Small-subunit ribosomal RNA from a Methylococcaceae bacterium, 1496 nucleotides, folded computationally.
[in-house]
RNA sequence: UAACUGAGAGUUUGAUCCUGGCUCAGGAUGAAUGCUGGCGGCGUGUCUAAGGCAUGCAAGUCGAACGGUUUCCUUUUAAUCGCAAGAAAGAAAGGAGAUAGUGGCAAACGGGAGCGUAACACAUUGGCAACCUACCUCGCACUCGUGGAUAACGGUUGGAAACGACCGCUAAUACACGAUAUUGAUGAAGGGAUGCAAAUCCCAUCAUUGAAAGUUUUUCGGUGCGAGAGGGGCCUAUGGUCCAUCAGCUAGUUGGAGAGGUAACGGCUCACCAAGGCUAUGACGGAUACCAGGCGCGAGAGCGUGACCUGGCUCAUUGGAACUGAGACACUGUCCAAACACCUACGGGUGGCUGCAGUCGAGAAUAUUCCACAAUGCACGAAAGUGUGAUGGAGCGACGCCGCGUGUCAAAAGAAGGCCUUCGGGUCGUAAAUGACUUUUCUCAGGGACGAAUUUUGACGGUACCUGAGGAAUAAGGGGUUGCUAACUCUGUGCCAGCAGCAGCGGUAAUACAGAGACCCCAAGCAUUAUCCGGAUUUAUUGGGCGUAAAGCGUACGUAGGCGGUUUCGUAAGUUAUCUGUUAAAUCUGUAGGCUUAACCUAGAGGCUGCGGGUAAUACUGCGAGGCUAGAGUAUGGGAGAGGUAAGCGGAAUGCCCGGUGUAGCGGUAAAAUGCGUUAAUAUCGGGUAGAACACCAAAUGCGAAGGCAGCUUACUGGAACAUUACUGACGCUCAGUGUACGAAAGCGUGGGUAGCGAAAGGGAUUAGAUACCCCUGUAGUCCACGCCGUAAACGAUGACAACUAGUUUUUGGGAGUAUCGACCCUCCCAGAGACGACAAACCAAGCUAACGCGUUAAGUUGUCCGCCUGGGGACUACGGUCGCAAGACUAAAACUCAAAGGAAUAGACGGGGACCCGCACAAGCGGUGGAUCAUGCGGUUUAAUUCGAUGCAACGCGAGAAACCUCACCCGGGCUUGAAAACUAGCUGCAAGCUCCCUAAACGGAGUCGCCUUCGAGGGUGCUAGUUAGGUGCUGCAUGGUUGUCGUCAGCUCGUGCCGUGAGGUGUACCCUUAAGUGGAGUAACGAGCGCAACCCCUGUUCUGCGUUAUACUUUCGCAGAAGACUGCUUCCGCAAGGGAGAGGAAGGAAGGGAUGACGUCAAAUCAGCAUGGCCCUUACGUCCGGGGCUACACGCAUGAUACAAUGGCCGGUACAGAGGGAAGCCAAACCGCAAGGUGGAGCCAAUCCCAUAAAACCGGUCCCAGUUCGGAUUGGGGUCUGCAACUCGACCCCAUGAAGCCGGAAUCGCUAGUAAAGGCGGAUCAUCACGCCGCCUUGAAUACGUUCUCGGGUCUUGUACUCACCGCCCGUCACGUCAAGAGAAUUGGUAACACCCGAACGUCGGCGCUUGCCGGCGGAAGGUGGGAUCAGUAAUAGGGACGAAGUCGUAACAAGGCAUCCGUAGCGGAAGCUGUGGAUGGAUCACCUCCUUU
Repeated sequence: UAACUGAGAGUUUGAUCCUGGCUCAGGAUGAAUGCUGGCGGCGUGUCUAAGGCAUGCAAGUCGAACGGUUUCCUUUUAAUCGCAAGAAAGAAAGGAGAUAGUGGCAAACGGGAGCGUAACACAUUGGCAACCUACCUCGCACUCGUGGAUAACGGUUGGAAACGACCGCUAAUACACGAUAUUGAUGAAGGGAUGCAAAUCCCAUCAUUGAAAGUUUUUCGGUGCGAGAGGGGCCUAUGGUCCAUCAGCUAGUUGGAGAGGUAACGGCUCACCAAGGCUAUGACGGAUACCAGGCGCGAGAGCGUGACCUGGCUCAUUGGAACUGAGACACUGUCCAAACACCUACGGGUGGCUGCAGUCGAGAAUAUUCCACAAUGCACGAAAGUGUGAUGGAGCGACGCCGCGUGUCAAAAGAAGGCCUUCGGGUCGUAAAUGACUUUUCUCAGGGACGAAUUUUGACGGUACCUGAGGAAUAAGGGGUUGCUAACUCUGUGCCAGCAGCAGCGGUAAUACAGAGACCCCAAGCAUUAUCCGGAUUUAUUGGGCGUAAAGCGUACGUAGGCGGUUUCGUAAGUUAUCUGUUAAAUCUGUAGGCUUAACCUAGAGGCUGCGGGUAAUACUGCGAGGCUAGAGUAUGGGAGAGGUAAGCGGAAUGCCCGGUGUAGCGGUAAAAUGCGUUAAUAUCGGGUAGAACACCAAAUGCGAAGGCAGCUUACUGGAACAUUACUGACGCUCAGUGUACGAAAGCGUGGGUAGCGAAAGGGAUUAGAUACCCCUGUAGUCCACGCCGUAAACGAUGACAACUAGUUUUUGGGAGUAUCGACCCUCCCAGAGACGACAAACCAAGCUAACGCGUUAAGUUGUCCGCCUGGGGACUACGGUCGCAAGACUAAAACUCAAAGGAAUAGACGGGGACCCGCACAAGCGGUGGAUCAUGCGGUUUAAUUCGAUGCAACGCGAGAAACCUCACCCGGGCUUGAAAACUAGCUGCAAGCUCCCUAAACGGAGUCGCCUUCGAGGGUGCUAGUUAGGUGCUGCAUGGUUGUCGUCAGCUCGUGCCGUGAGGUGUACCCUUAAGUGGAGUAACGAGCGCAACCCCUGUUCUGCGUUAUACUUUCGCAGAAGACUGCUUCCGCAAGGGAGAGGAAGGAAGGGAUGACGUCAAAUCAGCAUGGCCCUUACGUCCGGGGCUACACGCAUGAUACAAUGGCCGGUACAGAGGGAAGCCAAACCGCAAGGUGGAGCCAAUCCCAUAAAACCGGUCCCAGUUCGGAUUGGGGUCUGCAACUCGACCCCAUGAAGCCGGAAUCGCUAGUAAAGGCGGAUCAUCACGCCGCCUUGAAUACGUUCUCGGGUCUUGUACUCACCGCCCGUCACGUCAAGAGAAUUGGUAACACCCGAACGUCGGCGCUUGCCGGCGGAAGGUGGGAUCAGUAAUAGGGACGAAGUCGUAACAAGGCAUCCGUAGCGGAAGCUGUGGAUGGAUCACCUCCUUU
């Protein structure tokens, strides 16, 4: 110098886009907690109780200021001792130390804390000509003389102590006085400078007045004056919190002149005078808070914060006060008061850790009663030096940042072990073991600093560092693994236990809980919690919005404010450029350097976006002056209009009254009833009266600011548009709060009025109820006058003004042009009001929008101003305030709770929405069911058991196409336990089976008899024992496979590519024609394709060909195989075509009839008991064997059938015609016996041969004669037959006898459209026997369909939706129970700040007395007391609402036309949702009509 700068995700839905909140990923911290913990460096550490403090220390120093005292030394002297030498108390002088006191300086610094403070407290910028300053520096000058005291000390004395009292002596750099003074201070007058002035400064003169200290003679002091530096005081501008649910505050208050006071200005104080001062640019009040440099986050703007470090302020137990001093109203000074604590001899005293340590307490939580003055500083001193819990260091704490380590290399038998496993293996994993190596760290030993500048002097410290030795040795955890978000398995648990930041996980296969293994992330830490920033463009200046998502005031006028046309000149406030002062240091960013590196530290540079000053510029804005006319306004003219107010008038209708005619009903409804009417209604005619509203005209019309305004006329009056010229000259736009005015309906007050309508109320209906909808009455009200209220879906859900941006078209008002008799048409302009709709043909461009949509009447592009929004609920609420007569209106929270609430559009589903179409869906028909008896199934009940399953359609003659035993699953009883059957292993084994006998209900058991093979190996078989295992119709069909039902044989369901849409998605597949059909055609941003439809397959119907037996039908039947035939091919009509109607021919005609065939999917549909199967459960039993019973019960209900009720019939006799099947443990002929069931019999048949096997109804004849019968056959008695081990429970059939109900079936309901319904019989499966059921077969053989209004089901399109588990949906309110928070509340408790009065300490001040202390009084004055209020908070009986909660109760309000369209305002009423009246909105479905647009 430049550069480094912006990430998103989850969660509303079936899905989508948007809006919008919640949550997460990042960083940070004076942190705390959990688990863990090797080392070092640098930082950092009571955020809470400004709570209380034991103990020690934190401010002293100077003898070179002073007098003493004291120790030692020297000299002199000397009492005394000694014979002497000499010794020596004491004294004097001197020297060296020490220091209680006087005195000086310091103690106002340094250190701590953040109570208070919203303020000149702080920060930045200026100012003081309105000021002070000890120590320090510089300059000038001086330092003469005198005096009186006092502490110490001595004496006496009080007190427990603290501490004193009195007397006496003494010194000073203590104190006092005098002298000196060109400089100081004060005063006077004079001159000069600046200035408009006020005033200030300078010069010289005069008057008054003011100093000193010595000492050891020193680089020491002292005094006066001036200057400097540093420090302080005061003033100004600007800046930085919240609440307007605090809107008015203020009497020293604002100013003046005067006095006092201060270092100094000043209401700072006082007396007087005036009545001012502040305030929506937020005064006053309340809450909170030390401020700043900075710090954290952020791309930035900004948001949050004020620990450590630095600057400022404030405080020092609480409150008040002054003294000393240069400086204090003083943290470790003084006085007073209060609280607390301590000592006491009870008289009285003492204390203040928010200094360093430390202690108690509080708390989630924060350290040693350490070392040293060696360094840096500070105080004193001449100095040596002394002091210093400042400071330098050490200690403790992973509290933070930074650095290092816990080893490195090799090593596959991929060890053991753990975990998983598809059992093969995989993984932990080169990981370990093992081998080689290294020594940071660690231990030991040796050496050993810098920090000292300067002779001395090192707390740290034997520390850092260096060297050597030893030895892998001393050193890894925490969290996570569903998504966000890196990382997955097993086991346990079973909506439990639990997890969770959000979404959410857990109800038997949990990657979400718990454990384990594996994996991921970070690492001496890792997580969690709390807080801040970010993400959040989620308060949006950068950088958001307001039609429908939250959001335009109901409307207008208008104040402050904001913004403002065109032009000239000036100015230079904003603006721009440049220079300059300041913006403390630290921090920050580069660069360089020092600790081994880093953190950290140092140097220098930049920066700190701010403020001040000088100069310059003048485009724009502002300001001043002057012009202009395009904005705005005025005048003139003729027109339009449901604009407003008042008065008058009018006709129709309605009600009432009177009169006439007339007679039994009227009225009302879906249907009724209440009601009215024979006292004459309704109806009808005539007359009268009352009130309210104004048909047609009338329209998308017009007017108005909005609300709103409609018969006609008149009077008064507001506004707008157009045209013409003239005038004014920016006069304009918007508009907060406050203000003003208007403001539908309802409602309120007073007085009128009241025809109709009509809340409330009464009655009648409806209904489970009906406080409703419907009906009959009906009061307020609706109407008028005056006064309130002030709200509506007051809506275009769209603020006002201005400008710009393609068109087309209609209409209202005005004007112009051409032309004309004429504005009749036509064209144009201005001002309003509307529209622009798709199969295609002419039709909203651009732009915007989440989409819908808007689109010159903007929701487009811009500008100005205002209002409003910031998740849902709580809450259009509470409290407070204002307004109101009231109802209530306006303003407007919080706790708590949820993770959504919402907008638009999409696909479905649904609608008591619409359109079209189809179906035995209805209708038209035929026959049934529902009534009777019986059969069968089911429910229920019963039972020891009545096994289980199936339950609307789509369970119920279903599984079961055969329950006497068996079946069998159920019950009772008796047995067995490797088992009734299966596989394997090991051991043992002359042993099973059969036969006979015993016991028994049988199984089981017991006895006897008989009794293996062999290659001779205990090999095979058999049995027994032991084990692995068997077995289970036990559970889960909501773990499954498979199979099946159903919508539905309905015509649908999808895909590829393209196109449209931000997207979900749409298109294709819509529409029209057609079809049985998404069948086909035409058309088309679609073109194609798939699964379905159709066709291909089977049967039947016609013909032909071939073949064939068991048949002989003889125009070749039948069977098999194959072929032909039908395609709207032909004619005609309609149609673009597809196709349709009719016809011909043909066996068959438009799909010829029937079957098989069932798209994507729906119903957690059915089935674990057909089978298979995961998981769970039982294992001398939930297995298995046996006997008996049960599934067959029986008051009853339902379903499906059979048989009937009769004459279209019953019975008797005669006679005729099928098809399709079955047959060897079989079908069984003829013949004979029996009334019959059947028996005997045995021919034939493995079946076109034989048999079952006579078909029946029909037809012919007879009889019955309408009856409970010659109908009907139930039930019961008796006798038999057959099957079978066995017909008691519990079989079928035959004969005789018996002869029930029932005379065609209520509400309701089923099947069927042609060889169909109906009727008739025949066969088969199952099967020892048993069929009214089921599956098939043929025979006889109809009726009806106008048609799609209705019922049901389905398809397509469309519409609404708050549904998507999809209407069996969703959802509202009361009530009951529980929990929680907030509000109200009689009252009560506490805090805060004031006010009034009382009392009044220290202290200050004033006065008086004394004149040296002092005493007395006045005023002020803290604490305290009394009182009434204000405000904030706590508690509270009780009552009310709110939120949430499990499956409670009552209803059904809303969503579809939600079954009375919904909603808004208002009023009344009601258990509740709610209902009703009145006015309004469409954010109402559907149908019809009117109007408009486009085309023909």

Its mean pLDDT, the model's own confidence on a scale to 100, is 81.